[in-house]
Context: one part of a larger RNA
C1' cells in the first nucleotide's frame, strides 16, 4: 500500500446494496419451527345450519341429514427445507472414466390386470390401577389396515438351441417346475423403458513432523458359505502365508474439501465466513426398527453423564431450527410482520401448514453515492495569535451583511410495479375434461418506492498529524523532570519532536490505534 465476519478510541446528518458469536460442537427459561387428507374408513366430542317430537312458547330430547369437525384407524409426507464444524488426511473431497456388480417413493411413455376367500383390532362403551407418565381387563365394530387361495407377460431354478463380448460373461428364443396382485371411481396392482435421485470401484490430485522405521493376523490371498440393492474379509468355517514400507507405511500433530476470497506485474504466498457443490455430526456412546429411502436434528430403545417433576413407587428433556436467556469474550442483532411472491408437504380442490423464504427492526461493522450551502461581499471589524522599527501580518472572503437555491429532512397532497396464476360465475370449441374469453376476487413490506406542492439556509463534522523518513511552524511552560516513540531518536533554562495555544496539512461521517493476512 491493498485486505478484514475485526475491536478499541473520538466523533457521527441520510440512503441503497451486502454483512453481523471468528470464543464455549458450553449449558438453556418460554414461544413458534412439519404436517395435513372426510373423495380411504369407524364416527359426532365441541360449533352453526336443517328436521322431529313433546309441551312449561323458550325450554328438554332426538336425527352425521348438511357445512364442518376433536381424538382413533388408514395413505402420503416427516430421510427435504434450516443449522454447525465436533470428527475425519479419508475414494472425505476435486477431477476423468467404469458398474457385463446395483437400487430408486412419486412424475412421465408403453400395452396388460384388478378373481375368490377370511379372521382381527383402536377408537366409542363398561370395569379398574396410577401423583403423574402411562396403562391393564372385558364385550362389541369398519376400512384402500391385515391374512389366506387362485392367476399373469416378471423373477428364481434347470434343459435346448442361436448370437454377441472387455476375463469372470453378456444378450434373445423356447420348454418344465416354483413363486408373485386393494377398492364402485379420479384409484390400485404387477411388469418394461425413461427420467430423476441415490450406491459402488479405479487413475491423478489434496498438511506438518524421521528428535516418529518398521507396519499388519481378518491381516493379504484362495476354496465354500452367509449376507445385501449390488461387488467385495462386509462377516463365517477351512487352507496358504502373505500385504504395505525409505517414491515414507506405522504413529504423533493439526484440519471439513472444493468453487473461490486476499494480495502480487506474474510465479508464488495466505485464507476457506457469508454464497454455490459434495461431506459429516445433532447432549456423549452404542444399536436396530418402519421404510422407495434414515441407521433418522425437533422418531424408537439401552447406558452413561447434566437439568426437571414426584404423592419417592416412578417419570420427563436434549436450541449446532428462529428469536430470545446465562457464561464464556476484545467482540457480533428482534422473544418483530406475512404467506402478498418463489419453493416445499399433503389435498381432487378450497384449503391448510411452512422462524425455508420474502419482509421488516438494531449495528459506520464494509462498499457505493448524497448533503452540511451556493454566488456576492474589505471599511481586511472585534477577539485570538506573532512580529514590532509601533506599524504591519495572519485567522480572513472568513463572518456579518446581501441575493439565491432547496438535495437529504419537516408539513401537505397523490401514488405504484411486486399479481397472475389459481378459484367462483358464464360463454365458444369440443376430444367431456381440457383449451380458449369475459367477469368477480387476492398486497407482509407499505401509503414504502416515486411524482406534485408549500415554507425556511433552515436541522447536519469530525479526527489525527505538523523533527526526517512525510504533506504541514511559531510562541509560552517545563528543563534527562513531566513526558513522546514505527525507526532513527526528542527532554539536562530559547525544545518546529514533552505539554498547552495560535496557524498550517491530510483524509472526511468519519478519523486514528490495535491485532491478522499478502
Nucleotide at each position: 500500500g491493498g485486505a478484514u465476519u475485526a475491536a478499541c478510541g473520538c466523533u457521527c446528518g441520510c440512503u441503497a446494496c451486502a454483512g453481523g458469536c471468528u470464543u464455549a460442537a458450553c449449558a438453556c427459561c418460554u414461544g413458534c419451527a412439519a404436517g395435513g387428507c372426510g373423495c380411504g374408513g369407524g364416527g359426532u366430542a365441541a360449533c352453526g345450519g336443517g328436521g322431529g317430537a313433546g309441551c312449561u312458547u323458550g325450554c328438554u330430547c332426538c336425527c352425521g341429514c348438511c357445512g364442518a369437525c376433536g381424538a382413533c384407524c388408514g395413505g402420503c409426507g416427516a430421510a427435504u427445507g434450516g443449522g454447525u464444524g465436533a470428527g475425519u488426511a479419508a475414494c472425505g473431497c476435486g477431477u476423468a472414466u467404469c458398474c457385463a456388480a446395483c437400487c430408486u417413493g412419486g412424475c412421465g411413455a408403453u400395452g396388460g390386470c384388478c378373481c375368490g376367500g377370511g379372521g382381527a383390532u383402536a377408537g366409542c362403551c363398561c370395569u379398574u390401577g396410577g401423583a403423574a407418565a402411562c396403562g391393564a381387563g372385558g364385550a362389541u365394530u369398519a376400512a384402500g389396515a391385515c391374512c389366506c387361495g387362485a392367476u399373469a407377460c416378471g423373477c428364481c431354478a434347470u434343459c435346448a438351441g442361436g448370437c454377441c463380448g472387455c476375463a469372470u460373461g453378456g444378450c434373445c428364443u423356447g420348454g418344465u417346475g416354483g413363486u408373485g396382485a386393494a377398492u364402485c371411481c379420479a384409484g390400485g396392482c404387477a411388469a418394461u423403458c425413461g427420467a430423476u435421485g441415490g450406491g459402488g470401484a479405479u487413475g491423478c490430485g489434496u498438511a506438518u513432523g524421521a528428535u516418529u522405521a518398521g507396519c499388519u493376523u481378518g491381516u493379504u490371498g484362495g476354496c465354500g458359505g452367509g449376507g445385501u440393492a449390488a461387488c467385495g474379509g462386509c462377516c463365517c468355517a477351512c487352507c496358504a502365508a502373505g500385504g504395505c514400507u525409505a517414491c515414507g507405511a506405522u504413529c504423533a500433530u493439526u484440519a471439513g474439501g472444493g468453487g473461490u476470497u486476499c494480495u502480487g506485474a506474474g510465479a508464488g504466498g495466505a485464507a476457506g465466513g457469508u454464497c454455490c457443490c459434495c461431506c459429516a455430526c445433532a447432549c456423549u456412546g452404542g444399536u436396530a426398527c418402519u421404510g422407495a429411502g434414515a441407521c433418522a436434528c425437533g422418531g424408537a430403545c439401552c447406558a452413561g453423564a447434566c437439568u426437571c417433576c414426584u404423592a419417592c413407587g416412578g417419570g420427563a428433556g436434549g436450541c449446532a431450527g428462529c428469536a430470545g436467556u446465562g457464561a464464556g469474550g476484545a467482540a457480533u442483532a428482534u422473544u418483530g410482520g406475512u404467506c402478498a411472491a418463489u419453493g416445499g408437504a399433503c389435498g381432487c380442490a378450497g384449503g391448510u401448514c411452512u422462524g425455508a423464504a420474502c419482509c421488516a427492526g438494531c449495528c459506520a461493522a464494509g462498499u457505493c453515492g448524497c448533503g452540511u450551502g451556493a454566488g456576492g461581499g474589505a471599511u481586511g471589524g472585534c477577539g485570538g495569535u506573532c512580529c514590532u522599527a509601533u506599524g504591519g501580518a495572519u485567522u480572513g472572503u472568513a463572518a456579518a451583511c446581501c441575493u439565491c437555491u432547496u438535495u437529504u429532512g419537516u408539513c401537505g397532497g397523490g401514488g405504484a410495479g411486486u399479481a397472475a396464476c389459481g378459484u367462483g360465475c358464464g360463454g365458444u370449441a369440443c376430444g367431456u375434461g381440457u383449451a380458449c374469453c369475459g367477469u368477480a376476487u387476492u398486497g407482509a413490506g407499505a401509503g414504502u418506492a416515486c411524482c406534485c406542492g408549500a415554507a425556511g439556509a433552515a436541522a447536519a463534522a469530525g479526527c489525527a498529524u505538523c523533527g526526517g523518513c512525510u504533506a504541514a511552524c511559531u510562541c509560552c511552560g517545563u528543563g534527562c523532570c513531566a513526558g513522546c516513540a514505527g525507526c532513527c531518536g526528542c527532554g539536562g533554562u530559547a525544545a518546529u519532536a514533552c505539554g498547552g495555544a495560535g496557524g498550517a496539512u491530510g483524509c472526511g461521517a468519519g478519523c486514528g490505534u490495535u491485532a491478522u493476512c499478502c
Small-subunit ribosomal RNA, 5' domain from Candidatus Minthosoma caballi, 518 nucleotides, folded computationally.
Rfam family: Bacterial small subunit ribosomal RNA.
The organism belongs to Candidatus Minthosoma, within Bacteria.
The coordinates come from a structure-prediction model, not an experiment, and the mean pLDDT is 83.